[in-house]
Context: one part of a larger RNA
RNA sequence: CUGGGGGUAAAGCGCGGGUAGGUGGCUUAUUAAGUUAAAUGGGAAAUCCCCGGGCUUAACUUGGGAAUUGCCUUCAAAACUGGUUAGUUAGAGUAUGGCAGAGGGUGGUGGAAUUUCAGGUGUAGCGGUGAAAUGUGUAGAGAUUUGGAGGAACACCGAUGGGGAAGGCAGCCAUCUGGCCUAAUACUGACAUUGAGGUGGGAAAGCAUGGGGAGCAAACAGGAUUAGAUACCCUGGUAGUCCCCCCGGCGUAGACGAUGUCUACUAGCCGUUGGGGUCUUUGCAGGUUUUAGUGGCGCAGCUAACGCGUUAAGUACAGUCCGCCUGGGGAGUACGGCCGUCAAGAUUAAAACUC
Repeated sequence: CUGGGGGUAAAGCGCGGGUAGGUGGCUUAUUAAGUUAAAUGGGAAAUCCCCGGGCUUAACUUGGGAAUUGCCUUCAAAACUGGUUAGUUAGAGUAUGGCAGAGGGUGGUGGAAUUUCAGGUGUAGCGGUGAAAUGUGUAGAGAUUUGGAGGAACACCGAUGGGGAAGGCAGCCAUCUGGCCUAAUACUGACAUUGAGGUGGGAAAGCAUGGGGAGCAAACAGGAUUAGAUACCCUGGUAGUCCCCCCGGCGUAGACGAUGUCUACUAGCCGUUGGGGUCUUUGCAGGUUUUAGUGGCGCAGCUAACGCGUUAAGUACAGUCCGCCUGGGGAGUACGGCCGUCAAGAUUAAAACUC
């Protein structure tokens, strides 16, 4: 390389939009690059194979033939692929009317709770644990009550519920804004799909500058436990968590459905969310059907098994394209490159050796 693979054995980039490239609806005409057929040339000899000859035979040697996939040129064919041409509407998109939603940005605003400050009432404990102690309190704590301050998060609703490409998104209101779904028409006319590089978003932690800081809490201090206890438990507590600023920077996660994207096909049953049609009903609502999601079972089929099963892990090298794997360790390491204002590090990625 071929072949074989990738839910769990090694293996799907964490996720988008998209360049080159690959692949690609239906109909007509044409072309003849691919394709198919025929012919000429060429395909050195030897070797291999077939039929013969010569050494007593064989090996060996020798004559002839066949074979020599490929290549060039010429003449044809036109189904398929490609090119060109003219159309078409089933893919894709645009317009119009509806629709649900924690989709995103910005600005306001609300109540509960924790903490803290000030005042009142009031007296001896409070707190914490398996049990304690450190801690805190007669300088009046804890409890209760009134008022103020400040920060962060939004109970119930709440849900295998919703929307988002993923990360992720939840009090309420306003405003700006993206996408989905749906109905019936009109329009464009293959405009599609995948996507090496490149590019954009990207949890938490950590980094930079100046603010903010209630609670929680790495580090740290103390008390316990213990043989020890650099832990688990307790009392404290700093970075951080949060927000702002012309601005940033990092680019990783068990970034998981451990399952790449798009398309078509292949029994059903039971829920649930958003639309549409239709029937019943005073209404709430219910039945039925059809779509787009989201769940539980399950036939065929697949699978080493577990299991998957119209949300496939089924069928489709008589589907598309990309990325990835090739024994364990050494090692996602070294070296080099590139990225990182500057680090932490990220990315690309060996070998010796060893089993």
The part of an RNA shown here (small-subunit ribosomal RNA, central domain) has 355 nucleotides and comes from Acinetobacter indicus. The full RNA is in RNAcentral, with records from ENA and SILVA. Rfam family: Bacterial small subunit ribosomal RNA.